[in-house]
Molecule: RNase P RNA; transfer RNA
Organism: Gammaproteobacteria bacterium
RNA sequence: GCGGCCGGCCAGACAGUCGCUGGCAGCGCAAGCUGCUGGAGGAAAGUCCGGGCUCCACAGGGCGGGAUGCCAGGUAACGCCUGGGGGCGGCACGGGAGACGGUGCCGCUACGGACAGUGCCGCAGAAAACAGACCGCCGAUGGCGCCUCUCUUCGGGGAGUGCUGCACAGGCAAGGGUGAAAAGGUGCGGUAAGAGCGCACCGCGUUGCUGGUAACAGCAAUGGCACGGUAAACCCCAUCCGGAGCAAGACCAAAUAGGGUUCCUAUGGCGUGGCCCGCGCUGGAACCGGGUAGGUCGCUAGAGGCGCACGGCGACGUGCGUCCCAGAUGAAUGACUGUCCACGACAGAACCCGGCUUAUCGGCCGGCCACUUUU
RNA sequence: GGGCCGUUAGCUCAGCUGGUAGAGCACUCGGCUUUUAACCGAAUUGUCGUGAGUUCGAAUCUCACACGGCCCACCA
Numbered sequence: 001g002c003g004g005c006c007g008g009c010c011a012g013a014c015a016g017u018c019g020c021u022g023g024c025a026g027c028g029c030a031a032g033c034u035g036c037u038g039g040a041g042g043a044a045a046g047u048c049c050g051g052g053c054u055c056c057a058c059a060g061g062g063c064g065g066g067a068u069g070c071c072a073g074g075u076a077a078c079g080c081c082u083g084g085g086g087g088c089g090g091c092a093c094g095g096g097a098g099a100c101g102g103u104g105c106c107g108c109u110a111c112g113g114a115c116a117g118u119g120c121c122g123c124a125g126a127a128a129a130c131a132g133a134c135c136g137c138c139g140a141u142g143g144c145g146c147c148u149c150u151c152u153u154c155g156g157g158g159a160g161u162g163c164u165g166c167a168c169a170g171g172c173a174a175g176g177g178u179g180a181a182a183a184g185g186u187g188c189g190g191u192a193a194g195a196g197c198g199c200a201c202c203g204c205g206u207u208g209c210u211g212g213u214a215a216c217a218g219c220a221a222u223g224g225c226a227c228g229g230u231a232a233a234c235c236c237c238a239u240c241c242g243g244a245g246c247a248a249g250a251c252c253a254a255a256u257a258g259g260g261u262u263c264c265u266a267u268g269g270c271g272u273g274g275c276c277c278g279c280g281c282u283g284g285a286a287c288c289g290g291g292u293a294g295g296u297c298g299c300u301a302g303a304g305g306c307g308c309a310c311g312g313c314g315a316c317g318u319g320c321g322u323c324c325c326a327g328a329u330g331a332a333u334g335a336c337u338g339u340c341c342a343c344g345a346c347a348g349a350a351c352c353c354g355g356c357u358u359a360u361c362g363g364c365c366g367g368c369c370a371c372u373u374u375u
Numbered sequence: 376g377g378g379c380c381g382u383u384a385g386c387u388c389a390g391c392u393g394g395u396a397g398a399g400c401a402c403u404c405g406g407c408u409u410u411u412a413a414c415c416g417a418a419u420u421g422u423c424g425u426g427a428g429u430u431c432g433a434a435u436c437u438c439a440c441a442c443g444g445c446c447c448a449c450c451a
Base pairs, nucleotide, nucleotide: 001371003369004368005367006366007365008364009363010362012340013339014338015337016336017335018334020039021038022037023036024035025034026033027032041346045357046356048355049354050353051352052351053245054244055243056242060277061276062275063274065241066240067239068238069237070084071083072082073081074080085111086109087108088107089106090105091104092103093102095100112236113235117234118233119230120229121228134176135175136172137171138170141169142168143166144165145163146162147160148159149158150157151156184202185201186200187199188198189197203225204223205222206221207220208219209218210217211216249297250296251295252294259288260287261286262285263284264283268282269281270280271279290450291449292448304323305322306321307320308319309318310317311316341344376447377446378445379444380443381442382441385400386399387398388397394431403417404416405415406414424440425439426438427437428436
């Protein structure tokens, strides 16, 4: 210099004019006016998780149901985050005859259990889970046939280290073929042909030791392999979860027909949600019809932001200082003009936070890897 | 703002314990009829809303997204 990857930050800038809206102050009987000051986001979004808050027992027991799932930590909590482990993939460089294995960097990972049980594995294929034999290989052994020798009562019988004969009994699972998957792999030996049948290595299981908080790793011994896959199939194990949601809920005001139908009758009904118990209340629920669609609180000072110090690899925690930074309710946060540039994306709060996911023009900063050039 | 449901043929819907998707109507062609309707026969139906993942295999299971629809306040 160039290419790629990872992490963090910003989200057109400046000036002027005119508006909208919250707060404070002043003026005004009031409507309102004036001044100062605050006024969208990294996702405000999807509503996918977790919590606060409110009401129902300050939320209790059981069944059912749901969620999560390597290990350790962080946190108010989480399905989130941090660190670590295993596995998979990519790139590069080594090792080995091969199966395969090692090191570095980057990315991904719903990653508990398949000897607790049950189910499923269509089609193809010989066989799909107590394995099996289509093509193929062999046919040592037994059988049949041929040949040689020999015995004979001429029908036949016997023997053979004979056969480059058959493939009948039977043996095999190496090779072909089917499939997503065929019951360890490579090499050598071995054999009639073969096969963990034997051996070496690789993989796997079991046991022990060592290291580590742990997941796990390393080493040694041992087993010739037993234990196919599927749990985002039922299920088992462990942990967690009560329900509803600010249109929650509390108060004030206004208005109407305190109306009708159905159901239940204290072993009832409702709060309460799938069910049962328990607790509380004592008439209640559903539907139809009627009325009001006004105000106040909840409502924004918070698991808050920024800075510094300390602890920690880190997520984060502790302490001190400092700041106040939207709060609307037909719902504000805008419009115009000028200048500049790299010509401006996705997009608009509605009770509040922590996450995840999705959308997003472009720019800046830091780190890592590879290549090239120069020193 | 909050809660819940749906998307399969041109239309209305099945299929959702995973194994290559159907029914009715409509459309097209043929028959019957003088002709039309009705009737009879045949054929075409489709990225199962989109994209990933799990699995040998996904309409079906899981996740994300898109589109469409429904419900809610207070008083007595």